């Protein structure tokens, strides 16, 4: 150095959690890497750290160690940001208002502006009138077996007769009641209307008369003032949400290390 046969070892790994600690079942991340039984109210072990049984591979690309990379997980308000909550402030931005001031396209005005004054309306109350709602009356029609009227066939009663009497049905007319009608009359009601009358009130707005004699109005913008309080800003609190710091770390990469027996 080669061949054959063995053994150690390997046949996934990691994170958090759990645990005195180690591993497993379970969860998560990687990855593709045997089978059966046990197991979270746990299962099995003890720093040599799953237990029991079976199978494959086997000293190297496959086993062991170190370093690098780094998916992913954990920790952390000692740091920076971000988000939310509570509070503060009101200079600026924002917003609201203003009998203040300025600009102002344009409009009105000697056929009379601003202003003053008088009257009226708008407003309130009462009355009046109207419409509407409702009730009653008038009018028309219907309408009573007997306890409404008139007329009362038949029949009944009185009478010697002549003649009388009561009276059902029917018919007619009506009462209570029911229905209708263009209207008319009366009562009543109020979240209706009014050019009416009376009273009240009069800041504003509208209309008109008079006085007076040249201005007045104006969307919008700006300034100023006062408020409000969304933003900016300040204080405090909360949150591993992001970065940072830290910790573990799969896959992968680099380097190094490592048996036994026999034969040639």
């Nucleotide at each position: 150095c080669c061949g054959u046969g063995c053994u150690a070892g390997g046949c996934g790994g990691g994170g958090a959690g759990g645990u005195a600690g180690c591993g497993g079942u379970g969860c998560c991340c990687u990855g593709a890497a045997c089978c059966c039984g046990c197991a979270a109210u746990c299962c099995g072990c003890u720093c040599u750290a799953g237990c029991g049984g079976g199978g494959c591979u086997g000293a190297a690309u496959c086993c062991c160690c170190u370093c690098c990379c780094g998916a992913g997980g954990g920790g952390u308000g000692a740091c920076g940001g971000c988000u939310c909550c509570g509070g503060g402030c009101c200079a600026g931005c924002g917003u609201a208002c203003g009998c203040u001031c300025g600009c102002g396209a344009g409009g009105c005005g000697u056929c009379g502006a601003u202003g003053g004054u008088c009257g009226g309306g708008u407003c309130c109350c009462g009355c009046g009138c109207g419409a509407c709602g409702u009730c009653g009356g008038c009018c028309c029609g219907c309408g009573a077996a007997c306890c409404a009227g008139g007329u009362c066939a038949g029949g009944u009663c009185c009478g010697g007769a002549a003649g009388g009497a009561a009276g059902c049905a029917g018919c007619c007319u009506u009462a209570a009641g029911c229905g209708g009608u263009c209207u008319c009359c009366g009562g009543u009601g109020g979240g209706c209307g009014c050019a009416g009358c009376g009273g009240g009130g009069u800041c504003g707005c509208c209309c008109g008369g008079c006085c007076g004699g040249a201005g007045c109005c104006g969307a919008g913008c700006g300034a100023c003032g006062u408020g409000c309080a969304g933003u900016c800003c300040c204080c405090g609190g909360a949150g591993g949400c992001c970065g940072g710091c830290u910790u573990c770390g799969a896959c992968g990469g680099a380097g190094g290390g490592u048996g036994c027996a026999c034969g040639g």
Molecule: Bacterial large signal recognition particle RNA
Organism: Solirubrobacteraceae bacterium